[in-house]
A computed fold for a 107-nucleotide RNA from Vreelandella salicampi, annotated as TPP riboswitch aptamer (THI element). NCBI's taxonomy places the organism under Bacteria, Pseudomonadota, Gammaproteobacteria, Halomonadaceae, Vreelandella. The coordinates come from a structure-prediction model, not an experiment, and the mean pLDDT is 76. Its Rfam family is "TPP riboswitch aptamer (THI element)". Rfam describes the family as follows. Vitamin B(1) in its active form thiamin pyrophosphate (TPP) is an essential coenzyme that is synthesised by coupling of pyrimidine and thiazole moieties in bacteria. The sequence was found by an Rfam model in a public genome assembly.
C1' cells in the first nucleotide's frame, strides 16, 4: 500500500405458515342441516407470518430446492434436529480502519 472486520448511499434479492372463534358486510359450493374462502380479532414459532415492517446480498444465519424427505416434539404446523461445509441464490460506491490477523513492497 491492499484485504478483511465497521458504518452509511444507492441498488438488488426474500418469507408470510399452523391454529381458535358464539366476530363480519361479503363471495362460492350445498343433500339447505352446513361447508369453503376473504376479512377480522386471539393463541403458537420467529427478525419477520402482509408492514411505510423486518431479513439478506458472496454465503457452513436471507431464502429456494431436494421435499407430499427424515427422527422427535405439539392442538397445529415448513415447531425443533438431521439431510447441510449439498446444490442454487441478490453489489456497487462512500466513509472509516489499516494495532491484532492475512498479502504485497521497500528499508
Nucleotide at each position: 500500500c491492499g484485504a478483511a472486520u465497521a458504518c452509511g448511499a444507492c441498488a438488488g434479492g426474500g418469507g408470510c405458515g399452523c391454529u381458535c372463534g358464539u366476530g363480519u358486510u361479503u363471495u362460492u359450493c350445498u343433500g339447505c342441516g352446513g361447508a369453503a374462502a376473504a376479512c377480522c380479532g386471539g393463541g403458537c414459532u420467529g427478525a419477520g407470518a402482509c408492514g411505510c415492517a423486518c431479513c439478506c446480498u458472496c454465503a457452513u444465519c436471507a431464502c429456494c430446492u431436494g421435499a407430499a424427505c427424515u427422527g422427535g416434539a405439539u392442538a397445529a404446523u415448513a415447531c425443533c434436529g438431521g439431510c447441510g461445509u449439498a446444490g442454487g441464490g441478490a453489489g456497487u460506491c462512500g466513509u472509516g480502519g489499516g494495532u491484532c490477523u492475512c498479502g504485497c513492497c521497500c528499508c